Context: one part of a larger RNA
RNA sequence: GCCUACGAGUUACCCUAUCUAGCAAGGUUAAGUACUUCAGGUACGGAGCCGAAGCGAAAGCGAGUCUGAAUAGGGCGAACUAGUUAGAUGGGGUAGACGCGAAACUUGGUGAUCUACCCAUGGUCAGGAUGAAGCUCCGGUAAAACGGAGUGGAGGUCCGAACCAGUUGACGUUGAAAAGUCUUUGGAUGAACUGUGGGUAGGGGUGAAAGGCCAAUCAAACCAAGAAAUAGCUCGUACUCCCCGAAAUGCAUUUAGGUGCAGCCUCGGUUAUGAGUCUUAUAGAGGUAGAGCUACUGAUAGGGCUAGAGGGCUUCACCGCCUAUCAACCCCUGAUAAACUCCGAAUGCUAUAAGAUGCUCACCGGGAGUGAGGGCAUGGGUGCUAAGGUCCGUGUCCGAGAGGGAAAGAACCCAGACCAUCAGCUAAGGUCCCCAAAUAUACGCUAAGUUGACCAAACGAGGUGCGAUUGCAUUGACAGCUAGGAUGUUGGCUUGGAAGCAGCCAUUCAUUUAAAGAGUGCGUAACAGCUCACUAGUCGAGCGAUUGUGCAUGGAUAAUAAUCGGGCAUAAGUGUAUUACCGAAGCUAUGGACUUGUAAUUUAUUACAAUUGGUAGGGGAGCAUUCCGGUCUGCGCCGAAGGUGUAUCGUGAGAUAUGCUGGAGCGUCCGGAAAAGCAAAUGUAGGC
Repeated sequence: GCCUACGAGUUACCCUAUCUAGCAAGGUUAAGUACUUCAGGUACGGAGCCGAAGCGAAAGCGAGUCUGAAUAGGGCGAACUAGUUAGAUGGGGUAGACGCGAAACUUGGUGAUCUACCCAUGGUCAGGAUGAAGCUCCGGUAAAACGGAGUGGAGGUCCGAACCAGUUGACGUUGAAAAGUCUUUGGAUGAACUGUGGGUAGGGGUGAAAGGCCAAUCAAACCAAGAAAUAGCUCGUACUCCCCGAAAUGCAUUUAGGUGCAGCCUCGGUUAUGAGUCUUAUAGAGGUAGAGCUACUGAUAGGGCUAGAGGGCUUCACCGCCUAUCAACCCCUGAUAAACUCCGAAUGCUAUAAGAUGCUCACCGGGAGUGAGGGCAUGGGUGCUAAGGUCCGUGUCCGAGAGGGAAAGAACCCAGACCAUCAGCUAAGGUCCCCAAAUAUACGCUAAGUUGACCAAACGAGGUGCGAUUGCAUUGACAGCUAGGAUGUUGGCUUGGAAGCAGCCAUUCAUUUAAAGAGUGCGUAACAGCUCACUAGUCGAGCGAUUGUGCAUGGAUAAUAAUCGGGCAUAAGUGUAUUACCGAAGCUAUGGACUUGUAAUUUAUUACAAUUGGUAGGGGAGCAUUCCGGUCUGCGCCGAAGGUGUAUCGUGAGAUAUGCUGGAGCGUCCGGAAAAGCAAAUGUAGGC
C1' cells in the first nucleotide's frame, strides 16, 4: 500500500414545537392491591400533576388588581375559551452525551542490579627515564655557610603497555551495535582504576554544576487509581432521489480562528378593497460633483496706489527729503480649499397618482448555517494618486458556477448545465497549417519581422504618407560650377601689437559699383591667407520655411537558448468599410422525466404554463441490512442461503428471472424495533 472484518448523534429523565390517537371545561393516574391464560395482561387505586383567573413584594382583593389622597391617569389582566394524557419526530437541558486525541493535576505504591555521591572490605598498575631531601667523603672556614664527588630514591615528575578515557578523521546511519569499528589521541603512583556488600527516593535524592544522573525514560522517574479529567483546538463521521438555498455584516464580549442578539436561508401557519417591485408624471427635503470667491473664513503670485516699519541725508531739536528694503487697507490681473460657500446639478431618497407584474412583501412559530471572505469596475480615506497593500460606499462575479473565448489561468469577455439526439441558428471570439470556418472583397498605410492577444516614457531624428499656412520662381527661383567680393581705411579708442575677426565706442558712415558688412566663420604674435553675406554668368522648373496628423525609428538593460501559443507571414501586419461562414451545456427542433401553479373531470388522470447549477444548511419521498408480530395453511435435497455470470425492470439506492457452483435452510405482503449502510479518522485487528 491493497483486501476482509470492526469503526462515530445513542440511552434514561425533564422542557419545548409539530403530527397522530383518546377524552374534553376538563384530562390523567403514581406507588400499591387484587385477579390472571404470567403477558407489551385486566380491574381497582384521584394521593398528586396540568388546565379552567388574575393582580400585588406581601397581607390581600378578585374580572379585576397594583400604584395612588383619588371615583384621575398609567402598568399587568379579563372581555375573543382548549386543554390534557399517551405515542412518534425536530430541537434544548442534565448525564462521558457523535467518535478518537493531550500536555498536565491529585492519591497510593515500586525502584540506586544502569548511573551520581558516600560508607565498609578487598584487588590492579610491563618496562624505561629523570635523580629532590637526607647521608658519606674531599675541598673550604676561626667555626659555620658554601663548592665538588659519591650514595640515596622523592614526585597529583617524564616516555610508554595492561587498565581507564574518548581528541581527530573515515566508515557505519532499515548499523555487526537503539552510540559501535578502524585510525589517531589524553591519563597511566594517583583528586588513579576496579570487585563485593551496604546507604541516600520523586518537589525528593545525588551532582569538581552539564539542568547532569536517578534501570535505553528526567526543567520533576516509573506503576495503578480518580478517569470516558478537560480540550472555545485538529482530524473523522458510512445508502439514493427530489424542492429551496445562505453568510463571511452590525452591536456586545478577559473578545478578536469562540459566543449571544439582530441580519441573510429553510419549513409550517396567518393576512388580500392590502403589501412588495418596476416605469411614467407631479410635489418635496438636501449642499455632493462642478463652479465661484470686491459673497464669508483661511491660504496665495505680479503690478498700481499708499498708511506703518527699516535704512540713508539734513537739523540743536521739531519739521523735512530720498529709497533696487519689509508691507496693512484699497484698485487691476491671475489663481486655491475634506473640516470656505454668493451658487449648484445628475443619480439616489420620501410622498401622491396612473399603469405593469402577481404574492415576490409582512407577521407568528419549528430548524439552521454564517459572523477568516476574495477579485474586478467605480466614488473616496490611508500609503509614494506604490502594492495581488489596507479601510469604507455602490455594483457585479468567484465563494457555492459547469460550458465557449482569453495558448495555459477562481472571479476578464460571452453565457447560467433536468435527461437523450451522428439535427439547426447564433454570442464572445475567430476563418494560411496545427484547428471548425475567407489564402474573402474595396481603398489606404507600414519595410521596422514594426507587428501578428500584455505594457513601455521624457527626449532625439532631412524615415515616409496625408493635410494647413506662408515665401521665392521663365523679368530664370533652389542646388552645383565659373568670376567678382573693392575704395577712404590699419574707422576711433585700447594695446607691446589689435590691420573686418582679444576687448570697448558708434552719425556701423561715405565712395566706386552688377555687387561687396567699418564684416559670418577658420586662421596670424600682428599682418598675410581661406571663406561667408552680396552680385554677374552658366543651367532650365520647381524650390524653401513654419505647423498639424498617421505609420514607422533611436531611447530599449535580468538572470536555463530564443519565442507572435507554435509553424511561419510583406500579409496570414495595420486603418476604414462590406459580405459570407465557423463557433457554447445560450436559443430552436424531436422525444422523455421531476416539481409547482391553473383548469377540467373519470379522483388519478388529462391539458396548458412555468420551473428543475449549487457548498454550509432547511424540507420531502424512498432503497437496503438484522430481529419481532401477523400473513401467504408461501418456497426448499426434483436443491435454501452464500458465490459467480447473463438478461430484463427502476431516475437512483436497488429489484426480478435464469445458467453454473454450493449443500440446508429461506422468503412475499402488512406493521413494529434497531448494535441499521464506510474511502478516508498518520483509524483498530488479521492476511498478502
The part of an RNA shown here (large-subunit ribosomal RNA, domain II) has 688 nucleotides and comes from an invertebrate metagenome. The full RNA is in RNAcentral, with records from SILVA.